[in-house]
RNA sequence: GCACAGGAAGAACGCAGGCGGCAAGCAAAACACAAGCAAGACGAACGGGAAGAGGAGAAACCAGAGGCGAACGGGAGAGAAACGCGAAAGAACCAGCCCAAGGGAGGGGAACAACAACAGGAAACGGAAGCAAAAACCCCGAAGGCAGAGGAGCAAAAGGAGAAAACCGCCCAAGGAGGGGCACGCGACAGAAAAGCAAGAAGGAGAGGCAAAAGCAAACCAAGGCGAAGAACAGAAGCAGGACCGAGAGGAAGAACAGCCACACAGGGACAGAGACACGGCCCAGACACCAACGGGAGGCAGCAGAGGGGAAAAAACCGCAAAGGGCGAAAGCCAGACGGAGCAAAGCCGCGAGGAGGAGGAAGGCCAACGGGACGACAACAACAAAACACGGAGAAGAAACAAAGACGGAAACAGAGGAAAAAGCAACGGCAAACACAGAGCCAGCAGCCGCGGAAAGACAGAGGAAGCAAGCGAAAACCGGAAAGAAAGGGCGAAAAGCGACAGAAGGAGGCAAAACAAGACCGCCGACAAAACCCAGGGCACAACCCAGGACAGGCGGAGGAAACAACCAAGCAGGAGAACGGAAGGGGCAGAGGGAAAAACCGGAGGAGCGGAGAAAAGCAAAGAGAACGGAAAGAACACCAACGGCGAAAGCACACAGCAGGGCCGACACAGACACAGAGAGACGAAAGCAAGGGGAGCAAAAGGGAAAAGAGACCCCAGAAGACCAAGCCGAAAACGAAGGAAACAAGGAGCAGAGCGACACGACCCGAGCAGAGCAGAAGCAAACGCGAAAAGAAACCCGCCAGGGGAGAACGAACGCAAGAAAGAAACACAAAGGAAAAGACGGGGGCCCGCACAAGCGGAGGAGCAAGAGGAAAAAAACGAAGCAAAGCGAAGAACCAAACCAGGGCAAGACAAGCCGCGAAACCACAAGAAAGAGAGGGGAGCCCACGGGAACGCGGACACAGGAGGAGCAAGGCAGACGACAGCACGAGCCGAAAGGAGAAGGGAAAAGACACGCAACGAGCGCAACCCACGAGAAAAGAAGCCACAAAGAGAAAGGAACCCAGAACAGACCGCCGGAGAAAAGCCGGAGGAAGGAGAGGAAGAGGCCAAGACAACAAGCCCCAAAAGCCCAGGGCGACACACGAGCAACAAAGGGCGGGACAAAGGGACGCGAACACGCGAGGGAGAGCAAACACCAAAAACCCGACCACAGAACGGAAAGCAGGCAGCAACACGCCAGCAAGAAGCAGGAAACGCAAGAAAACGCCGGACAGCCAAACGGCGGAGAAACCGAACCCGGGCCAAGAACACACCGCCCGACACACAAAAGGAGCAGGCCAGGAAAGAAGACAAAACCCAAAACCGAAAGGAGGGGGAAGCCAAAGGCAAGGCAAGCGACAGGAGAGAAGACGAAACAAGGAAGCCGAACAGGAAGGAGCGGCAG
Repeated sequence: GCACAGGAAGAACGCAGGCGGCAAGCAAAACACAAGCAAGACGAACGGGAAGAGGAGAAACCAGAGGCGAACGGGAGAGAAACGCGAAAGAACCAGCCCAAGGGAGGGGAACAACAACAGGAAACGGAAGCAAAAACCCCGAAGGCAGAGGAGCAAAAGGAGAAAACCGCCCAAGGAGGGGCACGCGACAGAAAAGCAAGAAGGAGAGGCAAAAGCAAACCAAGGCGAAGAACAGAAGCAGGACCGAGAGGAAGAACAGCCACACAGGGACAGAGACACGGCCCAGACACCAACGGGAGGCAGCAGAGGGGAAAAAACCGCAAAGGGCGAAAGCCAGACGGAGCAAAGCCGCGAGGAGGAGGAAGGCCAACGGGACGACAACAACAAAACACGGAGAAGAAACAAAGACGGAAACAGAGGAAAAAGCAACGGCAAACACAGAGCCAGCAGCCGCGGAAAGACAGAGGAAGCAAGCGAAAACCGGAAAGAAAGGGCGAAAAGCGACAGAAGGAGGCAAAACAAGACCGCCGACAAAACCCAGGGCACAACCCAGGACAGGCGGAGGAAACAACCAAGCAGGAGAACGGAAGGGGCAGAGGGAAAAACCGGAGGAGCGGAGAAAAGCAAAGAGAACGGAAAGAACACCAACGGCGAAAGCACACAGCAGGGCCGACACAGACACAGAGAGACGAAAGCAAGGGGAGCAAAAGGGAAAAGAGACCCCAGAAGACCAAGCCGAAAACGAAGGAAACAAGGAGCAGAGCGACACGACCCGAGCAGAGCAGAAGCAAACGCGAAAAGAAACCCGCCAGGGGAGAACGAACGCAAGAAAGAAACACAAAGGAAAAGACGGGGGCCCGCACAAGCGGAGGAGCAAGAGGAAAAAAACGAAGCAAAGCGAAGAACCAAACCAGGGCAAGACAAGCCGCGAAACCACAAGAAAGAGAGGGGAGCCCACGGGAACGCGGACACAGGAGGAGCAAGGCAGACGACAGCACGAGCCGAAAGGAGAAGGGAAAAGACACGCAACGAGCGCAACCCACGAGAAAAGAAGCCACAAAGAGAAAGGAACCCAGAACAGACCGCCGGAGAAAAGCCGGAGGAAGGAGAGGAAGAGGCCAAGACAACAAGCCCCAAAAGCCCAGGGCGACACACGAGCAACAAAGGGCGGGACAAAGGGACGCGAACACGCGAGGGAGAGCAAACACCAAAAACCCGACCACAGAACGGAAAGCAGGCAGCAACACGCCAGCAAGAAGCAGGAAACGCAAGAAAACGCCGGACAGCCAAACGGCGGAGAAACCGAACCCGGGCCAAGAACACACCGCCCGACACACAAAAGGAGCAGGCCAGGAAAGAAGACAAAACCCAAAACCGAAAGGAGGGGGAAGCCAAAGGCAAGGCAAGCGACAGGAGAGAAGACGAAACAAGGAAGCCGAACAGGAAGGAGCGGCAG
């Protein structure tokens, strides 16, 4: 960082659904609406009236005109960032109806509807002439009112009903209540990649306008106003009481209810009125839609129902004015989709029910199982019982308060009665988080998944069923919100290395600021007062049976306002202090800066002489230079850059940075002393000056060095590392750039909080002085360390401690410091800086491993030194491959390959083709028959099938039974079929290693460490010293076996004597050899030396043996999912006329090739022939087999002896003696093939072994690479054994005889142990990982353009309407006049304002887009190998260069 458990709801979806109460029910399309209803009422203000009825008095109804209402009630939230809303507070106002009180109502007049007659139009609706009422309209009048210096001036009235009292109205003025208009400070969204805005725009005086203040509006004056505390702009949004979440702070939201605003198809406008710029009014223009006779009209459900559409999604074209509220009316009353009700939908909250008690054969059934049982199950069935709901009949309220009437709901609630367990349970989950587990299925498939992750054949994670856990008429899942999340942290986070301190400085704004006293009272503090609607929340009551719900009462924060108090803190004002800061004085240090003049060393080039062959370079070389004289050495002169030693962990500077020496100019810090001054201080957004290297532009300069470009090497390649040469650059002056690992990865300043030792600076004290030493202080720059801090590492007075102040910065990793926009730069580029998309991590520190072409110490036939082989040839056997009907299967680097296999002709035997069997070749149980054996016949390859003979046994309770054979039925047998990656047991390798782990105690927050580190020593974690370690365990060692010397006892078939030609079935001996059992012996025990008075080591003596005497057996924990299911055993899966079983035959033995391990050779240290010696360990009765005699021989005959210290196998061979071979493919070598034999066996064709004769192949010592061996070991010699009829054995396991060389040593190769360091590995280097390319995918930016939307401004034109002068026109009453006429009135109207639409040019936010660049992500493409280990050239940062790519090299920097 991501994810989850909780809450809440106007909800929707899935499955499922018994009842009731209460509340709520189009969130999107402010989309368009058919048809009905939603605002009328008054005849007690007025004139009239048709049809019809009636005959008389009443009454009812109605168009018109009049008054009132229609501005309320109801809806919806589009717009609006506004005084629109909220809380508080204000003055310049209005006011119908209502209340209380005051005054008044006199006189007069003229009309217009209705109406009747005429006549227009399709309709809507009009026209003109006439009559004519009023509480309609007009005139006069004025106590009071307005107005007014004075005088003048202005303006009222209405009546009605009633028999009457009384009542309802009218006019004027001043109040009240409730309501409304206006203004002000404050509060409440986000974007700065939106920084400047504004022209009636900010203000003024007068006239206008309004109910009223006001640039509200016009003319004039003036130059103001707003803005970084965010103006103007663009985006999104009704506000709030409250509701939700939260411990709170707060977050998020504004359904219902109640308050305010704004809107009523979209835009504009006014009329009327007390009130509207008016939802169900009017006018204009627009869009849409309707009627039409085409001339013209008519319309506005965001009222209630309803319909269409949209959408995941929301109801009836219901009843009633009974209640409460409203309009009109004197009233009766009328109206009312407001409202009261009921309907629909579990959509929410609350309540209730689905029975309770009994009942065990723990039923049946499904499930599981270790097959015993368990669990469903304290279930059901069963029998009795009570009755919320249900249907039935009975009775039946309250809601209705006045004299009475009046109930939509509704015969609803509530009540009693009778009836019957009857009609009423689901949903999701059960791997962890997180309560709940087993089975069968499927097999990385199907699927699950909020995160981690499940699934590849035994899935508690999929799907099913069983069970258990949860909630329940609901349960789940999805979306949005709050919480958990201290995860934007004020409360309550951070910045050394995890993300994060600006490269560093100076400083305007804003912030915060020393000591003491005083004044004031804006902040802060105290109590009081006012308002913050009701409802809601909370508290305690009451009413519905309870609850939800409802009713009445009470109350706290908290902000705002008023008045009062106090004055500690802090602000302002005034007066002080001296400690912070500064200045003056006296000193001394310094690569601090700038400019100037000077110096020597070195390299290179040039000149001169001298000299004469190579130089140079590297891992090795080459290119390069050189007889045209190099290099080396000497002399000279010129030029540029840099300044050795001193030099330091040292000095200075804000940082970058600063070093030859000298003088000049000016800066900063430090110390000392102190009389100046008096908080002047700190920090610092923005803006500013400085700022390594590289780089840019123009000009100088250029010795050395050296990106690029070039050449040579090396390499698979080499755009690199190495070598040679080298243009920019590097240097200077004046400019630009402004980036670094610009780092102490550590912002600044000040105070506080242990000490220690050293360095550098200038002073002080002490000493008579100077130098040193010593002591105390200041200011620096390092070390280790206490407390404290910290995740740990570590920091620790120079903090990363403990506090206060100011600034900067961070918010998962990638995308990306990239894109876009704006501004900076000559450019390079810098500053600033998102998102889409996709991941569940990325990261820090530390622990323990493994690892390194890192280090140290130490082992091992590991190397080296030796000896001998193998690799070449031939053969045998094993394995691969290929082939085949089959070539059975397994083993695969070491650690598979003469291995499983200690014996493949048949069998074994698993493979192939074929012939057969079907409960089976084999086990056990049941039934029937027969004893069972045994013999023999014919077809067949056999198996098997057919047909005979034979015998008649054992036990018995006389029924039968046992063994065996045959037949039958069923539960079953059988499988070398699969998986060693399901397990057991077994054994291999690391390992001929020396390690592995425990107890309490100790260290660490923990993982973990220590113990077991270290120096010594050893074969060894055997030992001893030492130590926060002390002990103990498994390993090591020892105990065991066998070999080596000895002693004692006993001695058979062994030995000795006797006797010997031979003969001892038991006569003698136990000294020797031998054999068996038991014993003793070796322990660094003794001596010397070095060592640490240790352990141990070296040497010596003694001893058969000496430091483990030599060998065997044995062999820790862990790791290799190492090996084997075909040794055994065994869970699971699979086969069941076959993948089981039987048979005969074939194959496992074949062969272009290639591999590992052997045999025997290539010869003279030999071969063949003859003669002659010396072992050990074994084996044997279906056996070993002597002697004899046959055969050249293998062998055959015959057969003594031996169940073995007796006889036999059995000859040991190398060796010795003698003669032959003479260095040749030969008397070396023996392969392949031939002829003729032997043997065991049912059987040697495929496919055995042996012997004889003849014939004799390759091979003349073996390339690269690689193997074994440390002493009785290698090499070389023979003997025996097992399994076995025989043998493919040259194999394997043992035995003895004879018997070398070499070991300097620890550099290298391989393997291993211990230690400390590294690290980006942990499947652990056969690890990890980077970039370009190719392929498919998705997103964003660019993009010629395309097509819509929104916005403001401009110019032109201008509907309706308001204002409106003169001229003009009409003429129409009321008043004056006898009249003409006058007064007065109406219309139109240039003009100003101005909507929609059009024009031109813009802006904003989205959409599409050929193409092109990058970025992301994608089980198994291809290229390299940059990083992590010294990663094989140490890495990284900045900027420039060149390059397929990672990356490379030059310059400066960093330590990570």

A computed fold for a 1456-nucleotide RNA from Zea mays, annotated as small-subunit ribosomal RNA. The sequence is in RNAcentral, with records from SILVA. Taxonomically the source falls in Zea (Eukaryota, Magnoliopsida, Panicoideae, Tripsacinae). Its Rfam family is "Bacterial small subunit ribosomal RNA".